[in-house]
RNA sequence: GGAGUCGGCCGGACAGUCGCUGUAUCGCUUAGCGGUAUGGAGGAAAGUCCGGGCUCCAUCGGGCAGGGUGCCAGGUAACGCCUGGGAGGCGAAAGUCUACGGAAAGUGCCACAGAAAAUAUACCGCCAGUAGCCUUGGUUGCUGGUAAGGGUGAAAUGGUGCGGUAAGAGCGCACCGCAUCGUUGGUAACAGCGAUGGCAGGGCAAACCCCACCCGGAGCAAGACCAAAUAGAGGGACAUGUAUACCUUCGGGUAUAUGCAAGUGCGGCCCGCACUGUUCCUGGGUAGGUUGCAUGAGGUGUGCGGUGACGCACAUCCCAGAUGAAUGGCUGUCCUUGACAGAACCCGGCUUAUAGGCCGGCUCCCGCU
RNA sequence: GGAUUGUUAGCUUAACCGGCAAAGCAUCCGGCUCUUAACCGGAAGGAUAUUGGUUCGAUGCCAAUACAAUCCA
Repeated sequence: GGAGUCGGCCGGACAGUCGCUGUAUCGCUUAGCGGUAUGGAGGAAAGUCCGGGCUCCAUCGGGCAGGGUGCCAGGUAACGCCUGGGAGGCGAAAGUCUACGGAAAGUGCCACAGAAAAUAUACCGCCAGUAGCCUUGGUUGCUGGUAAGGGUGAAAUGGUGCGGUAAGAGCGCACCGCAUCGUUGGUAACAGCGAUGGCAGGGCAAACCCCACCCGGAGCAAGACCAAAUAGAGGGACAUGUAUACCUUCGGGUAUAUGCAAGUGCGGCCCGCACUGUUCCUGGGUAGGUUGCAUGAGGUGUGCGGUGACGCACAUCCCAGAUGAAUGGCUGUCCUUGACAGAACCCGGCUUAUAGGCCGGCUCCCGCU
Repeated sequence: GGAUUGUUAGCUUAACCGGCAAAGCAUCCGGCUCUUAACCGGAAGGAUAUUGGUUCGAUGCCAAUACAAUCCA
């Protein structure tokens, strides 16, 4: 100097003028208007993909079905997120990717090609015997043996090498692979070593499934309060037993207790629980105001612990709360000539979009000293 | 705020246990006819919304993104 890779930050600025809005405070002609001080969109505010806080159902649950995650260990309020490690893949390396439990619980699929893709098989071939033909030889048929060679295919019944055999074959041996057992290191995933065995033919679980762990629901338009209005309208289902007290027009009614039935509520179903006269359908009225609404699993700085995510301690700060929806218009200068793009209950992540600029770590190549 | 579904030739629709993407209309050519229409025959037309993944192999399976439709509150 070049190439690659990983991480962090910024993402227009300054001045003037007019305008918008939150909080506090002051004044006035107080349903309002004005002054002063101070604050006013993002790294993704987006997607709505996950996890929660908070509110209500609602009070204590259990099971089935359903759904989610899937190597190990940690972090966290929690997670499908993050960190570190292991295995496998890619890369020359730094690095990076993985939906990464189980195919010996069972069922299912593997088209076409090929002899054959599971109850495995013999197309070409190799060998032995035998018969015929031709006659150094070769060729055709039958019987038996064979799966090493060739072919087909993504994949063909463990792989390579040596020996052995009529020709072959784990048939035997060595190494590798696989299974079982033991042992060493490690919290573990896993890795190493040794022994035994000739060994269940493979792939697919983003096939059904099995295993381990986790999971109430609805959502700020949740919910709470105030004011106002309407039709305390119409129809239906189930139940109304017993005891006591009061009233009585002696038909019955009201209140309490208890029993049974019925109904409602709890994502679907069952059990259980709670409530009680319960609810179902049709129709009508109001949809106005206040609150929830910003002090938080909060930000920043320093120190300590940890490989790291992160945790602890101390100090310091308050950093938007609109509700038809607030930060905009104009002028001048600078400059990286300005991309993606606007909060609506709040956080922790993931994913997607992004003009341009700055800083740092690591790896490799070239040249010079 | 919540839930469900879809995207294939110019247009309307198929394809399903994952194995060459099909039909009708429209277009072009030929035939028939005095000519046209109708009718008959043939041809062309596809990045299955986009990207990635699983698998030997994907329109269909899985994930993300883009666009569209329906329902509830």
Annotation
Two RNAs folded together computationally: RNase P RNA and transfer RNA, 442 nucleotides in total. It holds a member of the Rfam family "Bacterial RNase P class A".